[in-house]
Context: one part of a larger RNA
């Protein structure tokens, strides 16, 4: 390397934006570079084949031929590419319309448990577990009443229910801002699709620096339990978690399934929106059916080694990217680029088997 693959066997970058490449919709006309055809040159000899000679072979001359898949110059073809003039609109993108959404940031409001404190009532136990004890507690806990302070969450609603590119996001209201879907069919006119380098977001837990700390709760202590118990149960509790500003950039970052696109029997929920008929209590109410976008379950062809997957493909096809090459060693060393750090990327090899 050429075949072959990449949900579970090794293999899709965590996601998304985009450079350069590569690929790219209808239709007109030039053009002839790619390509096609004729044709001249050139493409060394041996080798190869065929004829003949050399008394037969080998070998060898001689003449013809092919081969050399390639380079070059000429004339001609224009279907598809490229390119240049130019036209379209269905892709893409913008307008406009009335709705969906825990999309995002930022600010105010409230909620209900917890906790602490302050009074006030009461009195001997409270807590805890399989059972206990460590623990609180007569300097009145535990419990009831009433008020004051704090922080951190946001019950029911809530739904294989929504939105987001992915992590993710859920008390109300406001205010600012992204994005998608339907519907319309005004406007541009291909302005498109991937994306090697780069770029940006990116859970928790960790750093750095100021705050903040009620519950929880790594490490630590102490009590159980046991043969031990550096756990599991309990009783405390430190960083942490929360805020503001930087940093880290990793996960079973998962549909373990890369992104677009066009094709290919159904059935059956659910959501948004738009159309039509019925209906109302006329409400922005209800039911139906249809159409388009999602977002689910069951299945046909087909596909697969097989579990399964099946118009949200793991089927058929077409573009583009990334990755694999037995187990181990090892995501290791070593360099080199990030990082304060912890590390992170990038990423062998001897040996072994």
């Nucleotide at each position: 390397u050429u075949g072959g693959g990449c949900c579970u066997a090794a293999a899709g970058c965590g996601u998304c934006c985009g450079u350069a490449g590569c690929c790219g919709g209808c239709u007109u006309g030039a053009c002839a570079a790619g390509u096609c055809u004729c044709u001249g040159g050139u493409g060394a000899a041996a080798u190869c084949c065929u004829a003949u000679a050399g008394c037969a072979a080998a070998c060898u001359a001689u003449a013809g031929g092919g081969c050399u898949u390639g380079c070059u110059g000429g004339a001609g073809a224009u279907a598809c590419u490229a390119u240049c003039a130019g036209g379209c609109u269905u892709g893409a993108g913008a307008c406009c319309g009335g709705g969906a959404g825990a999309g995002g940031c930022u600010g105010a409001g409230g909620g209900u448990a917890c906790u602490u404190c302050u009074g006030g009532g009461g009195u001997a136990a409270g807590g805890g577990u399989a059972a206990a004890a460590u623990c609180u507690u007569u300097u009145a806990a535990u419990c009831c009443c009433a008020g004051a302070g704090g922080g951190a969450c946001c019950a029911c609603c809530u739904g294989u229910g929504g939105c987001g590119a992915a992590g993710g996001c859920g008390c109300u209201c406001a205010g600012c801002u992204a994005g998608a879907a339907c519907g319309g069919g005004u406007c541009u006119g291909a302005c498109g699709g991937u994306g090697a380098g780069g770029g940006a977001c990116g859970a928790a837990a960790g750093c750095u620096a100021g705050g903040g700390g009620a519950g929880c709760g790594a490490c630590c202590g102490g009590g159980a339990u046991u043969a031990g118990a550096u756990a599991c149960c309990c009783c405390g509790u430190u960083a942490g978690u929360c805020c503001u500003a930087g940093c880290u950039g990793u996960u079973a970052a998962c549909g373990a399934u890369g992104c677009c696109c066009a094709c290919u029997u159904g059935g059956u929920g659910u959501u948004g929106c738009a159309a039509a008929a019925c209906u109302u209590u006329a409400g922005g109410g209800g039911u139906u059916u249809u159409g388009c976008a999602g977002u689910g379950c069951c299945g046909u062809a087909g596909c697969g080694a097989a579990g399964g997957u099946g118009u949200u493909a793991a089927g058929u096809g077409g573009g583009c990217c990334g990755c694999c090459u037995g187990g181990g060693g090892a995501g290791u060393a070593c360099g080199g680029c990030c990082g304060c750090a912890a590390g992170g990327c990038u990423g062998g090899a001897a040996c072994u088997u």
The part of an RNA shown here (small-subunit ribosomal RNA, central domain) has 353 nucleotides and comes from a metagenome.
RNAcentral holds the full RNA, with entries from SILVA.
Model confidence (mean pLDDT): 87 of 100.